The part of an RNA shown here (small-subunit ribosomal RNA, 5' domain) has 509 nucleotides and comes from an uncultured bacterium. Its Rfam family is "Bacterial small subunit ribosomal RNA". The RNAcentral record of the full RNA draws on ENA, Greengenes and SILVA.

Context: one part of a larger RNA
Order: sequence, then C1' cells, then structure tokens
RNA sequence: GACGAACGCUGGCGGCGUGCCUAACACAUGCAAGUCGAGCGGAGACAGUGAGUAGCUUGCUAUGAGCUGUUUUAGCGGCGGACGGGUGAGUAACGUGUGAGCAACCUUUCCCAGACAGGGGAAUAACACACCGAAAGGUGUACUAAUACCGCAUAAGACCACGGAAUCACAUGGUUCUGAGGUAAAAGAUUUAUCGGUUUGGGGUGGGCUCGCGUCCGAUUAGGUAGUUGGUGAGGUAACGGCCCACCAAGCCGACGAUCGGUAGCCGACCUGAGAGGGUGAUCGGCCACGUUGGGACUGAGACACGGCCCAAACUCCUACGGGAGGCAGCAGUGGGGAAUAUUGGGCAAUGGAGGAAACUCUGACCCAGCAACGCCGCGUGGAGGAAGAAGGUUUUCGGAUCGUAAACUCCUGUCCUUGGAGACGAGUAGAAGACGGUAUCCAAGGAGGAAGCCCCGGCUAACUACGUGCCAGCAGCCGCGGUAAUACGUAGGGGGCAAGCGUUGUCC
Repeated sequence: GACGAACGCUGGCGGCGUGCCUAACACAUGCAAGUCGAGCGGAGACAGUGAGUAGCUUGCUAUGAGCUGUUUUAGCGGCGGACGGGUGAGUAACGUGUGAGCAACCUUUCCCAGACAGGGGAAUAACACACCGAAAGGUGUACUAAUACCGCAUAAGACCACGGAAUCACAUGGUUCUGAGGUAAAAGAUUUAUCGGUUUGGGGUGGGCUCGCGUCCGAUUAGGUAGUUGGUGAGGUAACGGCCCACCAAGCCGACGAUCGGUAGCCGACCUGAGAGGGUGAUCGGCCACGUUGGGACUGAGACACGGCCCAAACUCCUACGGGAGGCAGCAGUGGGGAAUAUUGGGCAAUGGAGGAAACUCUGACCCAGCAACGCCGCGUGGAGGAAGAAGGUUUUCGGAUCGUAAACUCCUGUCCUUGGAGACGAGUAGAAGACGGUAUCCAAGGAGGAAGCCCCGGCUAACUACGUGCCAGCAGCCGCGGUAAUACGUAGGGGGCAAGCGUUGUCC
C1' cells in the first nucleotide's frame, strides 16, 4: 500500500459498488421453462338461430337435436426445455492460454441462390365403456384426426460403388468434366397480406478433432507400461485414431525427471513494485468441469442432459405394508458449521431470451427496491465578530500559567434536516405501456436547532504535566517500563494524529 475481511469502541447524509472465503452439509414452503387453437380431433362455457317435444289459457311458457359466432383448453403434434442462471467437488490434463492444422469433420434456427411439392394407405392418444390399485398409477375392448406415421411416383442436382479424361497438390489424396447402374423427398394453415414443407449448393454462427510452445511442489517417489507400442483386417463414429475387437511383431516412456505422492479449476485480469519480479484468481468477461454418489443409454441439429429417463447406493418423506415419491452447487428462505456474509420484496417499464403471423404469454435472466460504514468517493456537524481573558477544571515557585475567541453574547447562513407545493429523463413509436416513484430535481417556509468519535503522547514516532500504585496491579510491535519523586502502569488536565470513522487481528507485496 491492498482486502469479498473479522473483532473492539463510536456512528449524521448521499452516490456508486460489494456481500457464505467455512459444510460440493441437510433442506420445510413459494417461485425459477414454457409457448403455439393460424397443425389436429374432441370436450366445456357464453351468445344467436332453431327442426321438433311437452304443457295448455291457441299464442304463450318450458325443453331442445342441429347450425353459426366468440372463448377456454386436458390430449396428439411442432419449436424450445443442450440457452440463460449456480457452484468449483474433481481435474497437473491438449483442461486452459497462445499459435497453427483438418486432403479426417458436423451444424436446428438465420441469409443468398437453384429445383420441387403428384397420388395413396394403415394406425393411435384424447373421448367412451369395463376393470385393478390406499395412492402413485395402470390394464383391456371399441372409435377418431393431423404439419403425427408408412409405402408408391418423380430426381436437374445430391449420395453410394464401378469406369474414362483433364488438372493441381501436402503422404494417404483434392477439384472439374463425363459414362452406365443403384438409393432417398415433401404438408399444409389462413383474415389471401403471408407463414410454412422437401431437396441441393454457398455463406454465417456454433461446435468436434490434431499438433508446437507455456502452465505448482516433492528424488526422504527411479524405474514405469500388456491394449501397453506398432502393424494387418473387421467394427464403430459427423470425423482421424487401440476408440473397440481378432491376429501378428516386441515394442513405448524415463535424470531434458517417466511413474508415484501432495496441492490446485485455467485465463483476461487484480494487488504490490521504479521496473524486473512476487502474490492472488472475490465481483465483471472467456473457456472447462460438475449437478446427492456411481453407472448407462434414449430423444434430438446439438446432451450422455441441474428443475428429462433407466439401474444401483446412501439419506428423507407417504403408505391400507402390497408399494410409491424426492434431489436449492437457480432466487428468496430454514437448520447446521463458523470470527463472519443480506429480503421467504416489486416489476416484466427497459435490455435480452423462448414460443407465436400477430396480439400476447412465460422469464428469481435482468431492471429495481430492502438490509449491512463491507469498500471507494462526496458533503455536513455551522460562519463572522467577541477580553489584557468570566465562571469552572488543571497546575503553581501562589506572582501566575493554561484550557481560551474557546464559551456566554451580537449579527448572519441554510448544505444535510422538517413541513408544504411543483415534478421528470429513462418510452424508441402509428398508438399504448414506468417496477423504480410522487423517487431524483426545483420552489417556499421553519430553525444553529437533530449530527464526533477513536487511537496515541519513553525512543523508533508527531505529542507532557499532576496524582495514585510501588517488580504489585499492569504495559509491550522491537528496545524495554514498574522494587516510593514512573513524561512507558491507572486516572485527570493538556497535547498530537486521523475522522464517520478510528484502532486491533489475519493475509499478500
């Protein structure tokens, strides 16, 4: 000098930040991922119309199949739940940083361009009925729709294997042209504006993989390794590869530190320092890993998937004992641990995200508010005048000295404060829409009124006297003070330093 700090004493205001560093301990409760009826068939509600039916007072009342419109939505279907948000347990690794490479790769949505959408089929949820179960839930029968599912047709181009030619290169090879085969498509909706569908090429974005170099400590860890190292073949993957498998060979790594053990997420950055360096990795940004523990795949453009599925384990809860349910390292909040770290708040107004043609819906992301002197910055606690100097305190050589222009008193000011009034920007646009917030800010009035402490005074080190104590009580960062005149302990007066803070402790330079 610095801090995500803590502790002690003290505490007026505002702005901007920051706030479980410990138990990746366990979690009550609420919320945090939905959306689309302009994909689909139902079901319900409301309004209108209404064939009929019933009552009769014969033109009224009640009921009402069907139709039309509006609307709600459990289910099927689509897109999104792989983003956003959290944490740092693991990881010494191509994890990360940096620089290259992929003639070894993928990419929903988006943009540009080309081509196309012909004709059929079979189901299934919902609903209904029956049944089982305490529940969670499940079974059977029958019915039905689609932008759900499955064949067929078509194939410029695409893909696959087989040929030919040209050209290029970086080893396997790449690109272009061409021949004859084989394979694979599609869906509609609507308010007629549009929005979609299939396929291909290019772009964009996001990822995957490979390599060079950098990346903590220990040799009181010296040898390690059998899918191990390489080859051939098959499999698998979007893709290369012992990635996996069969066979063959015996290799491969290591004092330039292998292996083993310990510790640790990495970086941009942050702190310090003249720099070189040293230390750290909170907040913010990039990457990685994880989601109670271990394992596994499914779906999908993308996951081996925090608020998805299956299995096992520990724990908790419900149970009719047969069986079920759960996962806060999301936001709040609770218990526990701890020296220690906040509200079970408001709003989608802005920014951004998902869905939708849109209106809009959802969004504990985010924007705000609350709590905390935790940090930085700013302001205030009044200003001017006022004496041979009040009272009082302290001290004294009793003359005085000092607190001290300090107070009183006089004249002012109004930052903050209180009351009243006005009152935003942030809101872009055709229009509407402000949580913050009646906040910021402005105006008027009131009244010095409500706002100063903490540490130190032997030397280092700015600042001294008196009394008490008497190696006691105590102080102390180092040297050291205290045993009867203590500037070093305690109290008082005075003084010094910093100031809404001041000291102490811890850690780093």